Small-subunit ribosomal RNA from an uncultured bacterium, 1528 nucleotides, folded computationally. It matches the Rfam family "Bacterial small subunit ribosomal RNA". The prediction has a mean pLDDT of 82.
């Protein structure tokens, strides 16, 4: 301690991506009312203009200024308050008079006093303030040490302060320069400076002596050598006294400075690194240790526990985030470092190598009079540059700190505050209550209404905050001056202790309070597909755009814009970006490696890591108590202070590390044991274990002969090849290489790789028995070493067979292949190399434990009459429990259950690539990134498709037949093509005589002219009118228009109905079958397709529904973790076949009458109509079958095993079909995409293609005679008859709304006859020409009829249809459409056949299975070059540029060191001492040179690699991917 989302048809796991939390010195958009409290250059340690950031001290010193004071002059303020007045009679007014000495102006200014100010001198200036570039460091954190050290002010004790000197700034003079800024010369003080005394404790030598872990250290003694400012104020009877300085010495406090222990990023594609380096001895340097420096003498020192180099980087307290452990950060506040314009460098000082000091060298910038100067904001503000981006050139020291002062008191951009910023945390407002007519207005609407919704407005309040006026010297303020007291003292000063009038405030007229006024001035933003709270509606139309992921957008987007509405948050909301969560996604707490990524090829063996039993000790580890630390600040927790909260205080809390004392089980160390681990020894065994020689047959091949004759060899099928030069077959010899048949087996060995005739030789392992010996010796094992298939390579042999490479041959669209025939490297050996493999059990070693059972190899033991059983140790297999596993599976040979060591992995592609390194001859090996691209790749297992993968079954599926298409005319439909238009739809099967049960006009929906506009069609309104319609005539192609005849009803309201007008609306055969309903086709009458409950799996599912039988059929029947049910099949419906019974007209006639005639009478037996039953269920009988279902025969039957046929179509699937049957959403046109008319057009006409219809002929053609149906239809009809015409037909007309009358003749068939195999007596197209008929009309563009004419065509290539019986063929009748117009299309009977062995194949379908990288489902997926744009890398002649190290050259400042003959006040009588300039040396910044290695950058040109909507050529993989597939 919470998770979603995305891999997939869907499962479950691995795994990555992405969200949902929190923070931020922020930034961007949009919006912004107030206050608190914080915070605010993150980049350019770029670069700066102005101004300020550190000065003070006259009580250390000389000096100068100016003023007090003195003297004269001048009279302010204020205080007094007379004379007078007025009346309220004790007030006002009133203002002399006095006092006062502010100011002003001369003058003095010896001394005194106060302020200022250069300059000498003391303190400070090293702090405070900033940055974070350096820098991986004893830098930084923590714990310690220094017997190795300093320390100014500060505190304490002790002593002291004796006595001299010479100078010198300022200043005056002269002088140089443009300025900075000097130079001489002269005068002068001191707490400046220099000598002497004095004194120990310093230093230094010697001695003795105390403690310490060493070095050393205490304490005493003796010699030597070194110090101080008689200063300042105060006070004082002036001996002094106090104070504040000074100097010594001892200690204290602070503050520093070294040293060490452990810790502090990343890189090994950086492995060696180092010359003052490591150590010593001396020295010298230093406050001090110390190679810190030199000299000299050794070769050290570091480092796989990671040295060196390289990148990066101020460390910490802490901050953020997280359950936590961690991880990431080091803004602001602390606390350490380091830095000051870049490098060096010492000076002065208690303290610097110094941020506002100094000298030098660079680079910039400035001023110059060209000679020379001068500056360093990383202090406060501010400028510019950069950048997404971070503020006033304020205010005061009032208050906290600090430097200087005795002290006032100055200084302080530390600081306090105020300004700017919504950068953040907190915290308040923007109103409260009522208020339905549920207003307007907006948005949706099913047009009814819903939603904004008490929201608003009205009405009644309220004043937080605001404006406004008062108050608020309230808190921030406690001090010091001052005053009073008091010990001591001789006194004063000072010290102590107490009180403290008046006077100090930057902020700020601020906090706060009170009082008015008015709801007045104060709300925005992102979402709204899912994750995630919140949905309509319009514009777009894979455009425009959205997006964090998944993904949305192609004409009804809850994902794009916008508007209504609705959700979160709110003075703020949302983006980005950065960082931890979530992420168990680096797993210590907490993961894995048989298949997901991931066990090293094997072994041996070094560091290392880990290690059996029991004794003793020991205290590192470990447990445990104390103390010391762990800064504050933050956290937490309890209190408290601001009105609350953020802020703020006040207490209290320790996970480390050091140190102490203690325990001793464990781990360790140490000692001396023990045998179970582990070796050794004896004996036995079994073995393709390892080299080396030998040596042996059986096979290929060649050679040689010898029979022998035409073929052999080889394939799916050929061919090349061999062979009459004699193969092949055979048969003997012979030769030579290679490899060991059977035995041979999940059987042996061996560490892996490997190892297979026999024989000897040498040689390693193991296994079993014994328990005699050692006595933990062990396990594992980063690096190292060694072995290590097959190909590979080098140097020599060897070559029989095989066979990359080549070569021909076939195969193919091709064929650099598979398949043949040849055949070279190699395979073979001997030495050397490579050192990879799918080197696999995809399973590292080792040791212990955890159920059986059953093989088989090697051994012992026990036992049996036995080669018998039985134990047991060691291999080696199979099958399973429990546990594990995502499943799959694995289970004593574990992938369990636990210990120990080593390898390895972290998303997929880039890629085992590149670069670098290092092995290799060489091919290459081994290590091994990243830039970039996805949202995935991936594992196991489900369901389905699928397969040129398996088993099983059925279909007129194929086979076996019959007859066709396809070839010829002609019908029709379709494409195409024409056209003004040739209207639209259908399109593998499942479009094509389809919609179309019928296109001349209509129909019509094209087209072309010519009209009409509330319209041909409906509804509502308003006004006229009484019509319209109807007839006539004129114009016109019609529509129309005009004109004239003729003209309505009533209850008087008005109805109808027409004209005119308006405006809502009507119309659309306009688009979308991919927005839809209805319907239809097809898979298909195929036998499946589910559900409940159980049960199995996590699960998705699975089982029922598999199976063994059976059927047409998931049909039944057994068996079964399943038992059941639905839809489907089958039955039930219709219809034919039989029989009965009922009825008998328009139907029928067997018997009676009768007649031309069932016409009539009569009759119900017959057919026959049309009602109601009956019949058929494997029911019966035999066999076989499991005694089942059921098959096969058989019997009766009119029918026999669903008797025929027909309606009847499960879950579904094909975004099938139809928006033009209807119907219907959205869109679209609305003087046209409506709507009337006229002609035209849908009939066009090189061509292709489906379907028919006629033939081609003799089974026929014509002629003549002459038979037999069923089913239908008929009134604007069907039409007998009769009469005319050759004919089609016309006239006339009887009958019949129909078992009546018509249509109506049935045709093939039958019988005669005739033609005689030919383009015919077949065939009829095409035409010509005359005609009927329909119809308003027959030209475009009908149908028949005569006569005439007489094309193709002699059976139709590939290919392909359609049927199993009353069927197929063949022959005729009918009826829908209809005015006319069928060869189509529904229907009907006539005659009436052949086959089916069977199921291998083709197509379809059904069950099981099994494989799969498919799942849009094989019309699937996919792979590689080539081409084409875009991207990033790499290689590159080479340029260019950083950083770094080496040699070498010059070398500034400047320590120090030599010198110092020049130079100088201090001591010295003088010599000299003593300092200095100079000058030199070491040493080095900068700077130059030169090789070398390194990092970037740019590059012609080149190379792989990603990406990319439709390019090319192929098909490698995935199914037996059509040659199984990988790997080296």
């Nucleotide at each position: 301690u919470a998770g979603a989302g995305u891999u997939u048809g869907a499962u479950c796991c691995u795994g990555g991506c992405u969200c949902a939390g929190g923070a931020u010195g922020a930034a961007c958009g949009c919006u912004g009312g107030c206050g608190g409290c914080a915070u605010g250059c993150c980049u350019a340690a770029g670069a700066c203009a102005u101004g300020c950031a550190a000065g003070u001290c006259g009580a250390a010193c000389g000096a100068g200024a100016u003023g007090u004071c003195c003297c004269a002059u001048u009279g302010a303020a204020u205080a007094u308050g007379a004379a007078g007045u007025a009346c309220u009679u004790g007030u006002a007014c009133g203002g002399a008079u006095u006092a006062g000495g502010a100011u002003u102006u001369g003058g003095a200014u010896u001394c005194a006093c106060a302020u200022c100010u250069a300059g000498u001198g003391g303190c400070g200036a090293a702090c405070g303030g900033g940055u974070g570039a350096g820098u991986a460091a004893c830098g930084g954190g923590u714990a310690g040490g220094c017997a190795a050290c300093c320390u100014a002010c500060c505190c304490u004790c002790a002593a002291g302060a004796c006595g001299g000197g010479g100078a010198u700034a300022c200043c005056a003079g002269u002088u140089g320069g443009a300025a900075a800024c000097g130079a001489c010369u002269g005068u002068u003080a001191a707490u400046a400076c220099c000598g002497g005394a004095u004194a120990g404790u310093a230093u230094a030598u010697g001695a003795u002596u105390u403690c310490g872990c060493a070095u050393g250290u205490u304490a005493u003694c003796a010699u030597a050598u070194u110090u101080a400012a008689a200063g300042g104020a105060g006070c004082g009877u002036u001996u002094g006294c106090u104070u504040c300085g000074c100097u010594u010495g001892a200690g204290g406090a602070u503050g520093g400075g070294c040293c060490u222990g452990c810790u502090u990023u990343g890189u090994a594609u950086u492995a060696g690194a180092u010359a003052g380096u490591u150590g010593g001895u001396g020295a010298g340097g230093u406050a001090a240790c110390g190679g810190c420096u030199c000299a000299c003498c050794a070769a050290g020192u570091c480092a796989a526990c990671g040295a060196u180099g390289c990148a990066u980087a101020g460390c910490c307290g802490a901050a953020c985030u997280g359950a936590g452990a961690g991880g990431u950060u080091g803004a602001a506040c602390g606390g350490c470092c380091a830095c000051a314009c870049u490098g060096g460098a010492a000076c002065u000082g208690a303290g610097a190598c110094a941020c506002g000091g100094u000298c030098c060298a660079g680079a910039c910038u400035c001023c110059u009079a060209c000679g020379g100067g001068a500056g360093g904001c990383a202090g406060c503000a501010g400028u510019u540059a950069g950048g997404g981006a971070u503020a006033u050139u304020g205010g005061g020291c009032a208050a906290u700190g600090g430097a200087g002062g005795a002290a006032a008191c100055u200084c302080u951009g530390a600081c306090c505050c105020a300004g700017c910023a919504a950068u953040g945390c907190c915290g308040c407002g923007u109103g409260a209550g009522u208020g339905a007519a549920g207003a307007a207005g907006u948005a949706c609407u099913u047009c009814g209404g819903u939603a904004u919704g008490u929201a608003a407005a009205g009405c009644u309040c309220u004043g937080u905050u605001g404006u406004a006026u008062a108050g608020g010297a309230g808190g921030a303020a406690a001090g010091a001056a001052c005053u009073a007291g008091u010990a001591g003292g001789a006194a004063a000063u000072g010290g102590c202790u107490a009180g403290g009038a008046g006077a100090u405030g930057a902020c700020u007229g601020u906090a706060c309070u009170a009082u008015a006024c008015g709801a007045g001035a104060a709300a925005g933003u992102c979402a709204c597909g899912g994750c995630u709270a919140a949905c309509u509606a319009c514009g777009u139309g894979c455009c425009a755009g959205c997006a964090g992921c998944c993904g949305c957008g192609g004409u009804a987007a809850u994902a794009c814009g916008u508007a209504g509405g609705u959700g979160g948050c709110a003075a703020g909301c949302g983006u980005u970006a950065u960082u931890c969560g979530g992420a168990a996604u680096u797993a210590u707490u907490g993961g894995g490696c048989g298949u997901a990524a991931a066990g090293g090829g094997u072994g041996c063996g070094u560091a290392g890591g880990u290690g059996g039993c029991a004794u003793g000790u020991u205290a590192a580890g470990u447990c445990u108590g104390g103390u010391g630390u762990a800064a504050a600040a933050g956290g937490c927790a309890a209190u408290a202070g601001c009105u609350c909260a953020a802020c703020u205080a006040u207490u209290g809390u320790a996970u480390g590390c050091a140190u102490u004392g203690g325990a001793a089980a464990c781990u360790g160390g140490c000692a001396a044991g023990c045998u179970a681990g582990a070796g050794u020894g004896u004996g036995u065994g079994a073995g393709g274990g390892g080299u080396a020689a030998g040596u042996g047959g059986a096979a290929u091949u060649c050679c040689a002969a010898g029979u022998g004759u035409a073929g052999c060899g080889g394939u799916g099928g050929a061919a090349u090849g061999c062979g009459u030069a004699g193969a092949u077959a055979u048969u003997u010899g012979g030769a030579g290489g290679a490899a060991c048949a059977c035995c041979a087996g999940u059987g042996g060995c061996g560490a892996a790789g490997g190892c297979g005739g026999c024989u000897u030789a040498c040689u390693g392992g193991c296994a079993c028995a014994c328990a005699a010996c050692u006595g933990a010796c062990a396990c594992u094992g980063a690096g190292g070493c060694a072995c290590g298939a097959c190909a590979g390579c080098g140097u020599g042999g060897g070559g029989a067979g095989c066979a990359a490479a080549u070569a021909g041959g076939a195969u193919u669209a091709g064929a650099u292949a598979c398949c043949c025939u040849a055949g070279u490297a190699g395979u073979c050996c001997a030495c050397g190399c490579c050192g990879u493999a799918a080197a696999c059990g995809a399973u590292g070693a080792g040791c212990g434990c955890u159920a059986a059972g059953u093989g088989u190899u090697g051994g012992c033991c026990a036992u049996u009459a036995g080669u018998u059983u039985g134990g047991u140790c060691a291999g080696u297999g199979c099958u399973g429990a429990a546990g594990c596993u995502a499943a799959c599976g694995c289970a004593u040979u574990a992938a369990g259950c636990g210990c120990u060591c080593c390898g390895c992995c972290u998303g997929a592609g880039g890629a085992g690539u590149a670069c670098g390194g290092u092995c290799g001859c060489a091919a290459g090996g081994c290590u091994g990134a990243a830039a970039c691209u996805c949202a995935a790749a991936g594992g196991a297992a489900u369901u389905g498709a699928c397969g040129g993968g398996u088993c099983c079954c059925c279909g007129c599926a194929c086979a076996a037949g019959c007859g066709g298409u396809g070839g010829a005319g002609c019908a029709u439909g379709u494409g195409g093509u024409u056209u003004a238009a040739u209207u639209c739809g259908a399109a593998g099967a499942u479009a094509c005589g389809c919609g179309a049960a019928g296109a001349a006009c209509c129909u019509u929906a094209c087209c072309u002219a010519c009209a009409c506009u509330u319209g041909a069609c409906a509804u509502c309104c308003c006004u006229c009118u009484g019509a319209c319609a109807g007839a006539u005539a004129u114009a016109g192609a019609g529509a129309u228009a005009u004109a004239u005849c003729c003209u309505u009803c009533u209850u008087c309201g008005g109805a109808c109905a027409g004209a005119g007008g308006u405006g809502a609306c009507a119309g659309g055969u306009g688009g979308u079958g991919c927005a839809u309903g209805g319907u239809u086709g097809u898979c298909g009458u195929c036998a499946g397709c589910u559900c409940g409950u159980g049960u199995c799996g996590u699960g998705a599912g699975a089982u029922g529904u598999u199976g063994g039988g059976u059927u047409a059929a998931g049909u039944c029947c057994c068996g079964c973790a399943a038992c059941g049910a639905g839809c489907g099949c089958a039955a039930c419906c219709c219809u034919u076949a039989u029989c009965c019974u009922u009825a008998g007209u328009a139907g029928c006639c067997a018997g009676c009458a009768g007649u031309a005639a069932g016409a009539u009478g009569g009759g119900g037996a017959c057919u026959c109509u049309a009602g109601g039953g009956a019949g058929a269920c494997u029911g019966c009988c035999g066999u076989g079958g499991a005694u089942a279902a059921c098959a096969c025969g058989g019997a009766g039957g009119a029918a026999g095993g669903u008797g025929g046929g027909g309606a009847c179509g499960a879950c579904g699937u094909c975004a099938a079909a139809u928006c033009a049957u209807c119907a219907u959403g959205c869109c679209c046109c609305u003087u046209a995409u409506g709507u009337c008319u006229u002609g035209g057009g849908c009939u066009a006409c090189a061509c292709a293609c489906g379907u028919g219809c006629u033939a081609c002929a003799a089974u026929g053609g014509c002629a003549g005679c002459a038979a037999c149906a069923a089913a239908g239809u008929g009134a604007a009809g069907c039409g007998a008859g009769a009469c005319u015409g050759u004919g089609a037909a016309g006239u006339u007309a009887a009958g019949c709304a129909a078992a009546g009358c018509a249509c109506a003749a049935a045709a093939a068939a039958g019988c005669u006859g005739u033609c005689c195999c030919a383009g015919u007596u077949c065939g009829g197209a095409u035409u010509g020409u005359a005609g009927u008929c329909u119809g308003c009309a027959a030209c475009u563009c009908g149908a028949c009829u005569a006569c005439a004419u007489g094309a193709a065509g002699u059976u139709g290539g590939a290919a392909u249809c359609g049927c199993u019986a009353g069927u197929a063929a063949u022959c005729g009748c009918g009826a829908a459409u209809c005015a006319g117009a069928a060869u189509g299309u529904c229907g009907c009977g006539g005659u009436g056949a052949a086959u089916a062995c069977g199921u291998u194949c083709c197509c379809g379908g059904g069950c099981c299975u099994u494989g799969u990288a498919c799942a849009c489902a094989c019309c699937g997926c996919c792979c590689g070059u080539c081409a084409c744009a875009c991207c990033a890398u790499g290689g590159g002649a080479g340029u260019u540029g950083g950083a770094u190290g080496u040699g070498c050259c010059c070398a500034a400042a400047g320590u120090u060191u030599g010198u110092g003959a020049c130079c100088u006040a201090a001591c010295g009588c003088a010599a000299g001492a003593a300092g200095g300039a100079g000058c030199a040396a070491c040493c080095u910044a900068a700077g130059g040179c030169a090789a070398a290695a390194u990092c970037a950058g740019c590059g012609a040109c080149u190379a792989g690699g990603g990406u990319g909507a439709a390019g090319u050529c192929g098909u490698a993989a995935c199914a037996a991917g059509g040659u199984a597939a990988c790997c080296a």